[in-house]
This is a predicted structure of a 683-nucleotide part of an RNA (large-subunit ribosomal RNA, domain II) from Candidatus Aenigmarchaeota archaeon ex4484_56.

Context: one part of a larger RNA
RNA sequence: GGUAAGGAGUAUAGGUUUAUGGCAAGGUUAAUUCCUCUUUGUAGGAAGUAUCCGCAGCGAAAGCGAGUGUGAAAGCGCGUUAGUCAUAAGCCUAUUACCAGAAGCCGGACGAUCUAACCCUGGACAAGGUGAAGUGUAGCGAAAGCUGCAUGGAAGCCUGAACCGAAGCUGGGGUGCUAUCCGCUCGGAUGAUCCGGGGCUAGGGGUGAAAAGCCAAUCGAGUUCGGCAAUAGCUGGUUCCCCUCGAAAUGAGCCGUAGCUCAGCCUGGCCAAUACAGACUAACGUGUAAAGAUACUGAUUAGAUAGUAGGGGAGGAAACUCUUCGCUAUCCAGUCAAACUCAGAAGCGUUAGCCACUAUUUGGCUGGAGUGAGGGUUGCCGGGGAAAGCUCGGUGCCCUAGAGGGAAACAACCCUAACCAACAUUAAGGUCCCUAAAUGGUAACUAAGUAUAAGUAAGGGGUAUCUUUUCUAAAACAGCAGGUAGGUAGGCCUAGAAGCAGCCAUCCUUUAAAGAGUGCGUAACAGCUCACCUGCCUAGAAAAGUUGCCCUGAAAAUGGACGGGAUUAAGUUACCUACCGAUAUGUUGGAUUAUCUUUUUAGAUAAUGGUAGAGGGGCGUCUUGCAGGGGUGGAAGUUUCUCUUUAAGGAGAAAUGGACCCUGCAAGAAUGAGAAUCUUACC
Numbered sequence: 001g002g003u004a005a006g007g008a009g010u011a012u013a014g015g016u017u018u019a020u021g022g023c024a025a026g027g028u029u030a031a032u033u034c035c036u037c038u039u040u041g042u043a044g045g046a047a048g049u050a051u052c053c054g055c056a057g058c059g060a061a062a063g064c065g066a067g068u069g070u071g072a073a074a075g076c077g078c079g080u081u082a083g084u085c086a087u088a089a090g091c092c093u094a095u096u097a098c099c100a101g102a103a104g105c106c107g108g109a110c111g112a113u114c115u116a117a118c119c120c121u122g123g124a125c126a127a128g129g130u131g132a133a134g135u136g137u138a139g140c141g142a143a144a145g146c147u148g149c150a151u152g153g154a155a156g157c158c159u160g161a162a163c164c165g166a167a168g169c170u171g172g173g174g175u176g177c178u179a180u181c182c183g184c185u186c187g188g189a190u191g192a193u194c195c196g197g198g199g200c201u202a203g204g205g206g207u208g209a210a211a212a213g214c215c216a217a218u219c220g221a222g223u224u225c226g227g228c229a230a231u232a233g234c235u236g237g238u239u240c241c242c243c244u245c246g247a248a249a250u251g252a253g254c255c256g257u258a259g260c261u262c263a264g265c266c267u268g269g270c271c272a273a274u275a276c277a278g279a280c281u282a283a284c285g286u287g288u289a290a291a292g293a294u295a296c297u298g299a300u301u302a303g304a305u306a307g308u309a310g311g312g313g314a315g316g317a318a319a320c321u322c323u324u325c326g327c328u329a330u331c332c333a334g335u336c337a338a339a340c341u342c343a344g345a346a347g348c349g350u351u352a353g354c355c356a357c358u359a360u361u362u363g364g365c366u367g368g369a370g371u372g373a374g375g376g377u378u379g380c381c382g383g384g385g386a387a388a389g390c391u392c393g394g395u396g397c398c399c400u401a402g403a404g405g406g407a408a409a410c411a412a413c414c415c416u417a418a419c420c421a422a423c424a425u426u427a428a429g430g431u432c433c434c435u436a437a438a439u440g441g442u443a444a445c446u447a448a449g450u451a452u453a454a455g456u457a458a459g460g461g462g463u464a465u466c467u468u469u470u471c472u473a474a475a476a477c478a479g480c481a482g483g484u485a486g487g488u489a490g491g492c493c494u495a496g497a498a499g500c501a502g503c504c505a506u507c508c509u510u511u512a513a514a515g516a517g518u519g520c521g522u523a524a525c526a527g528c529u530c531a532c533c534u535g536c537c538u539a540g541a542a543a544a545g546u547u548g549c550c551c552u553g554a555a556a557a558u559g560g561a562c563g564g565g566a567u568u569a570a571g572u573u574a575c576c577u578a579c580c581g582a583u584a585u586g587u588u589g590g591a592u593u594a595u596c597u598u599u600u601u602a603g604a605u606a607a608u609g610g611u612a613g614a615g616g617g618g619c620g621u622c623u624u625g626c627a628g629g630g631g632u633g634g635a636a637g638u639u640u641c642u643c644u645u646u647a648a649g650g651a652g653a654a655a656u657g658g659a660c661c662c663u664g665c666a667a668g669a670a671u672g673a674g675a676a677u678c679u680u681a682c683c
Base pairs, nucleotide, nucleotide: 001683002682003681004680005679006678011095012094013093014092015091016090017089018088019087020086021085022084023083026053027052032047033046034045035044036043037041057064058063067078068077069076070075098237099236100235101234105227106226107225108224109223110222116201118199119198120197121196122195123194124193125191127159128158129157130155134151135150136149137148138147139146140145163188164187165186167185168184169183171182172181203219205215206214207213240618241617242616243615244614245613250263251262252261253260254259264371265370266368267367268366269365270364271363272362273361278355280353281352282351283350284349285348286347291341292340297337298336299335300334301333303331304330305329306328307327308326310325311324312323313322314321315320374399375398376397377396379395380394381393382392383391384390404415405414406413419590420589421588422587423586424585425584429580430579431578432565433564434563438577440576441575442574443573444572445571451567452566458552459551460550462549463548464547466545467544468543469542470541471540479536480535481534482533483532485509486508487507490504491503492502515530519528520527591608592607593606594605595604596603597602619672621669622668623667624666625665626664627663628662629661630660637656638655639654640653641652642651643650644649
């Protein structure tokens, strides 16, 4: 991993609702006792009338009574005759209470052959080194004593085996040799040393040179059995089919936020109503969007005027005056607001009328729920946040619980709501190949493989369209050639300043034209050049702006993406026609449900996606009763095949097998497996 078998809403008691049945102002027994028998039983019948429920309520009570309590009263609260027993089903409560699952808590026992401490009794420690006290001797000293040399052999001394340990390699090993091992290096090694045997301390207890260490591979409270099926608002699992309807992730409360209760939303039953919703019209309400600014509050730019206890500056001996800034007010022009509004939509709400095409709803009572972690949205409107596949709200739609087609793939984007079958037509989206359908048509643009399903500011003599203005056969624009002068080196300043450091002014003359000079250049001059003019040449040229496409801007981590191939259209823009394309739509046939109808064995109309969940109807398994059948001329089971029902399923044939089985009507269940790190067995 596979296969088979097992595996989870049960039982009792009480309550409540519904259905069915009995009896009914009544209904009904319990324990127990007795009787009956073709059947001796989980049977049937009888007795038992204690009990329980009902037949009257109201009030705290006295009490009164179809009423009563309260109140001065009006009034208000409760009440004013159908129950009861049984069976079945749904739900509730108590019990293990659908099944499996804790960590834990408490109690009684069992453990110190591991290990910790202690007690008793034993054992072990190669070799080498250092050389304490003491002693001897020699020397010195007045003495106390000191010194040298020997001797001596102390020490939780040193080196290092056995032995004990375990610091480093964070080595090897890591389904191991091993549930802690192996190697190298390393620490202690006469001591607080190591080891054997015997004994002692026990679970909130021991022992501990203290790590919450150790107490038998178990320790922040051992092990084992019991309380015990502890409890779990948590996690996992919970077994056949079809039909009808079909949610919620919101509000409030709770030591409440993974939960629960009430309301909301779903469903079954009973009763009642005829309008609910929708479109249109009218009236009323509202203060948002946009907008506005002598219509308020507040903000705000530039200017003007007026005022001014203030700051700076100037004048003055001072008083004070002038000027500038600031502040306040007014005026003019302009710009704004979620907490501004003179005014003001769409929309929304209320009421009324109308419509009756579409379409079927609403209210009350009652049984059963689930939900109360939601999510998306390039629909719209907001708060927080530079932002987010972010977060908190409102509103609609969608996913959730929605399949199908498109978007390469893609819960919620586009199209569209799947009862079944067949055939046709379209939607979104597409029509070169992958790939169904146009290598379709007309007119343009793009040259960037831009693009073909992302992209900003800023920049571009890229290119196309359009607009405006100016110059131009009296010759424009570009190019080439020539000229570009005189007063004068203008004045000032300056070492110098001559068109060209800087300041002031910027005239006149000769001319076809030429600045008191556009830019280089010089120390200053010089020199080059431009404006301006002429010639040659020859037909358009220049400037500003609008719009479309394009270019730069343009950076991410394995090699790579228009889905790919590829494409100059198969790209982009505008328009046209045809085709493809879905479970949509249409037609035909069929099934089911609801409503209606005297074509009632039928017809018409509509409906039939669905999680949680409510309701309805069935299939199959086992057992029992009654009835009817099959079987050694071959039952059940097994294997293979065939037929068949809308489904659970059903029927048959052959082979195998070798003794039981089936059908109908009822009754009753230890009644249906693919999942639970499910259990057991086998492979």
NCBI's taxonomy places the organism under Archaea, Nanobdellati, Candidatus Aenigmatarchaeota. The prediction has a mean pLDDT of 82. Rfam family: Archaeal large subunit ribosomal RNA.